[in-house]
Molecule: c-di-GMP-I riboswitch aptamer
Organism: Desulfuromonadaceae bacterium
RNA sequence: UCAUCGAAUGGGCAAAACUCGGGUAACCGGGUGACGCAAAGCUACCUGUCCAAUAACCUGGAUAGAGGGGUUACCGAA
Numbered sequence: 001u002c003a004u005c006g007a008a009u010g011g012g013c014a015a016a017a018c019u020c021g022g023g024u025a026a027c028c029g030g031g032u033g034a035c036g037c038a039a040a041g042c043u044a045c046c047u048g049u050c051c052a053a054u055a056a057c058c059u060g061g062a063u064a065g066a067g068g069g070g071u072u073a074c075c076g077a078a
Base pairs, nucleotide, nucleotide: 006075012037013036017032018031019030020029021028022027035065041071042070043069045068046067047066048063049062050061051060052059
């Protein structure tokens, strides 16, 4: 220095709910809030789930805090 790992330090993010707004909807954004998180940073490539339309398939959209993959990254004990 790098990889793995995750004690400490300094910090970071922000569930549900309430509220305002957007959307047919799933859901998303702002504010309050804090269940939790060592990637709960980013990414829709794969699987799953959800929404719309359809007789059905195909298709389009959503979910990264459902799992996997990719990618970037603070700190320095064992």